Predicted 3D model of RNase P RNA and transfer RNA as a complex of 467 nucleotides. Its mean pLDDT, the model's own confidence on a scale to 100, is 76. Rfam match: Bacterial RNase P class A. Rfam classes the family as a ribozyme.
[in-house]
Parts: sequence; C1' cells; structure tokens
RNA sequence: UCAGCAGGCCGGAUGGCCGCUCCGCCAGCGUUGCGUAUCGGCGGGGAGGAAAGUCCGGGCUCCAUGGAGAUACGGUGCCGGAUAACGUCCGGCGGGGGUGACCCCAGGGACAGUGCCACAGAAAGCAAACCGCCUGCCUUUGGCUGGUAAGGGUGAAAGGGUGCGGUAAGAGCGCACCGCGUUCUUGGUAACAAGGACGGCACGGCAAACCCCACCGGGAGCAAGACCGAAUAGGGACGGCGCGGGCGGCGAAAGCCACCCAGUCACUUCUCCUGAUGAGUCGUCCGGGUUGGUUGCUAGAGGCGUCGCGUAAGCGGCGUCCCAGAUGAAUGGCCAUCGCCCGCGUCUUCGGGCGCGAGUACAGAACCCGGCUUAUAGGCCUGGUGGCAUA
RNA sequence: GAGCGCGUAGCUCAGCCGGUAGAGCAUCUGACUUUUAAUCAGAGGGUCCGGGGUUCGAGCCCCCGCGCGCUCACCA
Repeated sequence: UCAGCAGGCCGGAUGGCCGCUCCGCCAGCGUUGCGUAUCGGCGGGGAGGAAAGUCCGGGCUCCAUGGAGAUACGGUGCCGGAUAACGUCCGGCGGGGGUGACCCCAGGGACAGUGCCACAGAAAGCAAACCGCCUGCCUUUGGCUGGUAAGGGUGAAAGGGUGCGGUAAGAGCGCACCGCGUUCUUGGUAACAAGGACGGCACGGCAAACCCCACCGGGAGCAAGACCGAAUAGGGACGGCGCGGGCGGCGAAAGCCACCCAGUCACUUCUCCUGAUGAGUCGUCCGGGUUGGUUGCUAGAGGCGUCGCGUAAGCGGCGUCCCAGAUGAAUGGCCAUCGCCCGCGUCUUCGGGCGCGAGUACAGAACCCGGCUUAUAGGCCUGGUGGCAUA
Repeated sequence: GAGCGCGUAGCUCAGCCGGUAGAGCAUCUGACUUUUAAUCAGAGGGUCCGGGGUUCGAGCCCCCGCGCGCUCACCA
C1' cells in the first nucleotide's frame, strides 16, 4: 500500500419559536380529616438497536372445587458448562471449506423392525456378468462350456484403496502402508484422541421416511384476570348427557333418611385414588343491551461504576440511580448554524481547499423480561491474516 | 394484541408415501360456414411467492422471510 477476516460501538449535535402526554407542587373550587372535572402557572420524565416478525423460552393470570402414573401427540438430539428457562450463549471434540486470519455443520441410532433408492445399467442390496481377459472343445473372420471381477461402460452410489508379488487370466490369493472392524492400555470429567494386539474385509446410502432410544412439555393467554357503573327481553330454536338399580330404617300411606353398585362431571385419551352430583346441566345458533371507568401497569432475572472468581458465557460483593406508561393511542413540526454523504463547477503545491444544489436510513413502545431472525443511509474503534514494494 | 389458513399457466383449481408438473376456461393457428358464434383438430404459455438447508434428486420434507385472507370484546 492492496485485498481479505473477526469483534465491539454510534446511529445526528446545538439554539430559538409553536405544540402533545404523564407526574408533582401552586392557585382556584368544594369542604375544613381531605378531595378535585376543566382551564392557568412552575418544575421534572418522555421510544429502539431492532420497540418489528411473533420464531423459541420464562415470569404473571385464569381454567381449578385435583393429585399420581401410563399412552398418544409435539419438540429437542456430539460432550461439558452458563441460565429462571430455552431450539439461546460459552468452551471443547469430530467432520467439511479456505494459502491464511477464520468460517460452516438438526452432529444420537441403519446387525430392533418396516419402507425407498426414479432413469440409465448385466446387476441397486442379493449378489450379478453386457463388452472384455483366460482355459478347454468344435462344423475356426466365429460359436459353445467353464473360470475371473483387474480393465471398459451405466449411475449420486457397483461388496475397501495404492504398490509389489502371484496366476492360464485374475482375485486380500499372499505381503507392506493407508482405511475399516473387534479388543486392550494410556491420557481426558466427557465427547474423543494416541498407541499395541487380533481379523483379510463382513456391515452401501436415506431417520429434515415411518420408527427406536434418551430428555423435555397440561391448556389458554393482559381482548388473561379483578372491581365499579350503565343498559336490555335472565327471551327463543336445535342438540348432547341425564333424572337408574339393590337393600335397610321410620311411617297407616304419600313420602323422608342412610348405605352399596352403576351413571355423569372434575386441564385431550386410559387407569388408580379422591371429591362433587340428585334433576337438571352443558354446547351451538338466533335475538337483546353496552362500546364507559378503575385496576392488572411498570422497581425489574433493572441500568451505571468498581472489585473479586472464571479461558469464556457468566456469577458474587459493594456503591449509586429511578429512567415512557399512551388507550383511534402522546414522545412532534418549523427555522438557523454545524457535522456526514452524493453530484456539479472552480482552484491546486495533486494531499486537498472553496462555492452551489440535493440527501441524512430501517423503523416506532402497548403486561414485562431472556434470546433468535429479519430490515438498516452512513460512520467510528480494536485485533489478527495473505500478497506486493521499500528500508 | 393474540390465534389460524392460503400462495402452482392470464383466471379457477388438481398434484397420494420425494422420481421429467397437469385439468377446465381463456389465447393463437387450421378446418367447417357467405360471415360470425358453436363444434372439431392442433399449438404456445410455469424461476411451483422469495432465499437457504436435507437428499443422488424438492411443488412435496425442514428453517427464515414476503404478500394476502379469516377469527377472537363485554353484559344478560
């Protein structure tokens, strides 16, 4: 100097004018413990790194008068750690890519079973032989029988690879190395790695196909839920499950009471336990009314600083701060100056300077957090890598 | 705010357990007819919403995004 890699951060600034929303105080009003609609004054707070998509995980609330187990269903899937939890994050292992910095991987199981592997090809999972090669025979430009799996061809994939020996030709047929399998030892918490011995090689791929194994998961969601107020016809239709059985006591009877069994209901299915139930109860649709207020609501797995532990994710201690709560939905608009970027013109000592014009993204809280993913004008910082040149 | 569904030819839709994507209408050409319509014969037309992954191979399986549509208030 060029190219490339990884990580982190910012995402306009200042001033003036006019507004919006929330909180507090004052004034005013009602009342004298206090409360307060509107308006006014003063002071203070007022969007994000993604507030987004709603893709995961939790808190919180109800179902709920209920708990356990199993199955089904859904999800996750190398190992260890972090965490409230996760499909997230950190560290490692294995595989793949890159010259390298570094990047990517849903990465358990294919001897539990089932299934699929189109077309091509002789043959697609069980072994098979189209062209070749070789032996033997024969009516010798060839045909038949047998051997072979080295070579060719097909395919995404053809039953280890390379080399030497061997053979009629060949072949793990034999040997060396590599790969693979079994087993042992060592190191490591583990995934796994290294080494030794044995085996001549069997056991192809697909589980983001069914499935098996291990682990996790009840459902619905702030339009959850609670309270106040207003209004209407607590109306109609259809459907589901029901009002069962036995025995005993009281009684003249009607009937009442108690027990047992069965039924029904109790977070989808089944089982067990427990509880409820006694004539109604539940669901769907039509019709009627309201379109209000308060609460949940923002102090939290919170921010910032610092110290300690840890490779790190993170955890712990101390100090300090309070930092949006709207509800057709506030957080805005205009002007000036500066910053940044682009275009044009001009000057230049080629580094750049000056003037004019245009632009300054993605987007916007809605119960709250932790993540992921996606969008984003432009800019800044840090640390590695490779090439070239020069000293 | 929350929960679901769909996207395939110009339009409406099929496409099973992954193996060269079809049907009807529409368009174009030819025949029939004096001509048109109808009818008959034939043809063209597809980034299967976009991107990535699994697989030998994806409209289909998985993940992310885009667009469109539907449903959900309370009282009695």